[in-house]
């Protein structure tokens, strides 16, 4: 020094290929139930899609540079 793949809700993750509605489980919160707790309905997304910029009418997704894990080659 050279190449891959990851980053998205507290936690694990999908969605990306083919540009349009940000999502599941799992925790958490309220309420029902119960003496009371656990299980169990019900209701509630809680978010700068890693960060800059560029294309588009429109970007989590194309494009470019970056940073941070891991892996590979030398």
């Nucleotide at each position: 020094g050279g190449g891959g793949c990851a980053a998205u809700a507290g936690c694990u993750c999908a969605g990306a290929c083919u540009g349009g509605g940000a999502g599941a489980g799992c925790g958490c919160u309220g309420c029902g139930c119960u003496g009371a707790a656990g299980a169990c309905g019900c209701a509630g997304g809680u978010g700068u899609c890693c960060c800059g910029g560029g294309u588009u009418c429109a970007a989590a997704u194309c494009c470019c540079g970056g940073u941070u894990g891991c892996c590979c080659c030398a």